This is a predicted structure of an 81-nucleotide RNA (c-di-GMP-I riboswitch aptamer) from Candidatus Moduliflexus flocculans. Model confidence (mean pLDDT): 77 of 100.

This record gives sequence, C1' cells and structure tokens, in this order.
RNA sequence: UUCAGAAAAUGUGAAACCCGUCGUGAGGCGGGGACGGAAAGCUACGGGUCUUUGUUGAAUAAAGAUCGCCGGGUUGCCUGA
Repeated sequence: UUCAGAAAAUGUGAAACCCGUCGUGAGGCGGGGACGGAAAGCUACGGGUCUUUGUUGAAUAAAGAUCGCCGGGUUGCCUGA
C1' cells in the first nucleotide's frame, strides 16, 4: 500500500424511551438509557424520506431536517493475508 474480516484486545459510538432545553416544525443540544454499528467518523454532492412557507386545478418552487435510509467523496482503529 492492497485485499478480506469483526473472534479477541485497546477502545469508540449510542436507537427506542424518559427528563431538561432550543426551534412554528422536521429535528438539534445536555443528562439518563442501550437497540444496534467495523466507518452508525466527517461531508447534504446524487437519490430517498420528513418539516415549514408561498402558490396551484393537478403540480411545483423556495427554505430547512436527516450521513443510525442508500450511494458518492474523504480520513481513520484493530485482526489476518
């Protein structure tokens, strides 16, 4: 450096739900919690889903949310070859 993998070690993260807080909302953050994860690190770039607003006959546009929905980009731990 490439490929394969998640048995073990050092460790890492933390779904649902509850409490607090911010937001019109989707949701974010903090605490508890632990379903799960080998990129469930980062990045809204493509698609998906969701929210708000305007407009409309249908539709669609704009602004947002989600990377723990899938893919792309990028960085990285461990084991084996």